[in-house]
Parts: sequence; structure tokens; C1' cells
RNA sequence: GCCGGUGUAGUUUAAUGGUAAAACAGGGGACUCAUAAGCCCCAGUCAGUGGUCCGAUUCCACUCUCCGGCA
Repeated sequence: GCCGGUGUAGUUUAAUGGUAAAACAGGGGACUCAUAAGCCCCAGUCAGUGGUCCGAUUCCACUCUCCGGCA
């Protein structure tokens, strides 16, 4: 330099065009003499820009991050 893939919550991952979700982590409550576990509740997220579409995490283009292949 060329080609392909990846990017979603603090972490690990779902969601193939129609209200973004689970587990763990975090906060609160209840329980307990107290702590932990378990129980109930809460907050928090689509890498960026543009395009297509009535509607985009999803499709398209470019940029960026990381991974792989070729040279």
C1' cells in the first nucleotide's frame, strides 16, 4: 500500500428495517444482632460524519479503533 473482518451500558455479549436487551458490576430497599449470599427496585449504552428510507443498531459511502491475510 491492497483486501477482509470488528466496533452496542463500567465488563462480557444479544437484537438481520418498526419503543435498544440480558448477565455480572454500580446505587437504593427489605431481610439479619451484623456481614455475605439470595430477594425487590433504580440508573446507565448503538465509534464518528453523511446518505437511502415514512422509519436505521440493522442497508450504503467515507473517516477512525482493533484484528487477520497478501505484498